[in-house]
Parts: sequence; structure tokens; C1' cells
RNA sequence: CGGGACGUGGCGCAGUCGGUAGCGCGCCGGUCUGGGGGACCGGAGGUCGCCAGUUCGAACCUGGUCGUCCCGA
Repeated sequence: CGGGACGUGGCGCAGUCGGUAGCGCGCCGGUCUGGGGGACCGGAGGUCGCCAGUUCGAACCUGGUCGUCCCGA
């Protein structure tokens, strides 16, 4: 310098067929229990790395850019 993959709540991931985001663990509250552990119920928390474009509408399509990793020179 060129090419590719990934980037989504605290952590690990799904969602890529464009229709306003979900699962597990964790966290908070409640009930059961003498307490702990555990079970069950409920709840908070992310505008999807960033910027722009297309569109009625973008996590998803397009361009640029940043970071991590891989390949090549």
C1' cells in the first nucleotide's frame, strides 16, 4: 500500500428478506424460605463504532472514515 472479516445494552451473541431491536448470563425489586442457596414473577439498561447518502421508512442498501483481526505485496 491492496484485499477480506468483524464492530448491536455490563459481558457473550442473534437479528442482514429494509418496517421504529431480541436471547442467555449479569444487575434491581417482589414472593416462597428462619437465613443462605435456589425457583418463580416483574423491571431498568442499547437509537446498532462514527459521518453522510438512497428511501415514506435503514442495525440491514451505498460511499467515506476509525478500531481489532486475517491474507497478500